[in-house]
Context: one part of a larger RNA
RNA sequence: UUGGGCCUAAAACGUCCGUAGCCGGUUUGGUAAAUCUGUGGGUAAAUCAACUAGCUUAACUAGUUGAAUUCUGCAGAGACUGCCAGACUAGGAACCGGGAGAGGUGUGGGGUACUCAAGGGGUAGGGGUAAAAUCCUGUCAUCCUUUGAGGACCACCAGUUGCGAAGGCGCCACACUGGAACGGAUUCGACGGUCAGGGACGAAGCCUAGGGGCACGAACCCGGAUUAGAUACCCGGGUAGUCCUAGGUGUAAGCGCUGUGAACUUGGUGUCGGGAGUCCGCAAUGGGCCCCCGGUGCCGGAGUGAAGAUGUUAAGUUCACUGCCUGGGGAGUACGGUCGCAAGGCUGAAACUU
Numbered sequence: 001u002u003g004g005g006c007c008u009a010a011a012a013c014g015u016c017c018g019u020a021g022c023c024g025g026u027u028u029g030g031u032a033a034a035u036c037u038g039u040g041g042g043u044a045a046a047u048c049a050a051c052u053a054g055c056u057u058a059a060c061u062a063g064u065u066g067a068a069u070u071c072u073g074c075a076g077a078g079a080c081u082g083c084c085a086g087a088c089u090a091g092g093a094a095c096c097g098g099g100a101g102a103g104g105u106g107u108g109g110g111g112u113a114c115u116c117a118a119g120g121g122g123u124a125g126g127g128g129u130a131a132a133a134u135c136c137u138g139u140c141a142u143c144c145u146u147u148g149a150g151g152a153c154c155a156c157c158a159g160u161u162g163c164g165a166a167g168g169c170g171c172c173a174c175a176c177u178g179g180a181a182c183g184g185a186u187u188c189g190a191c192g193g194u195c196a197g198g199g200a201c202g203a204a205g206c207c208u209a210g211g212g213g214c215a216c217g218a219a220c221c222c223g224g225a226u227u228a229g230a231u232a233c234c235c236g237g238g239u240a241g242u243c244c245u246a247g248g249u250g251u252a253a254g255c256g257c258u259g260u261g262a263a264c265u266u267g268g269u270g271u272c273g274g275g276a277g278u279c280c281g282c283a284a285u286g287g288g289c290c291c292c293c294g295g296u297g298c299c300g301g302a303g304u305g306a307a308g309a310u311g312u313u314a315a316g317u318u319c320a321c322u323g324c325c326u327g328g329g330g331a332g333u334a335c336g337g338u339c340g341c342a343a344g345g346c347u348g349a350a351a352c353u354u
Base pairs, nucleotide, nucleotide: 003326004325005324006323007308008307012322014201015200016199017198021194022193023192025088026087027086028085029084030083031082033081035077036076037075038074039073040072041071048066049065050064051063052062053061054060091191092188093187094186095184096183097182103177104176105175106174107173108172109171110154111153114150115149116148117147118146119145120144121143125136126135162169163168205249206248207247208246210245211244212243221237222236223235224234259321260320261319262318263317264316267299268298269297270296271295272294273293274292275291277289278288279287280286303310304309327354328353329352336347337346338345339344
């Protein structure tokens, strides 16, 4: 390289948007780029094939005929692909309707606990542990009670629940705002799919001699224990940071370790949202049954798979497009490039070794 693969062996970019590219619904007419057919030319020699001939045969050599991809002229065909023009509605989008939701941003309000402060009561311990000690306490602690301040958080409800592209999102109210599902006898009419490069978002941590804030808890650090030692596990303190705001960084076991879209392929049982029908009747914004659409779970058949397992939410059967892998180590290192304030990120080898 031809290939074969990517849940767990190496391998799906963290996620989405999207340019070029690649691919693309039904139908009518035209065209003939591409395709196919016929025919002419060309396809050097050697080579190759067939038949002869020459060396005793063969290899080899010579002769004759033929074949020979890519190329080109002319004529024709019109199914498929392309192009042009027209039509359609099953894809897609828009619109309308009533619902669901921890989706996002901002503002305001609330709740318990905690810490601190002040007043009152009260007196000798409190705290902590396996046991202790460091520690707090007669300048009156711990405890009970009243009041105030502060910052963080949001018990129960809470659920294999819901929403979001992912990261993620949970007290209440309001304002603004994104998306999805369902229903429609509405509108447009292929406007679509996937996407190299590119862009946006992206937990936590870290960065800025940024600006605020600091109740709890807590890297580093200081003590007390434990221990042979104990730079730890346990205990008492405690700074950065954790919180808000303005930015930077762009990484995670960013996981379903499973790229996105479309179609097809036995079932059972839950649950969430919407809808049609039907029954009940505290006539409601209720409940039951059954069916349809969309999500989310469990079990399981065929099939698939090395097996574990998966199994209409596929890892089954197919199509389109993208990314990635090619023994272990060296190494996600070096060098170079590029981004970053930095820490570092992205790209990414080889020698050598086994």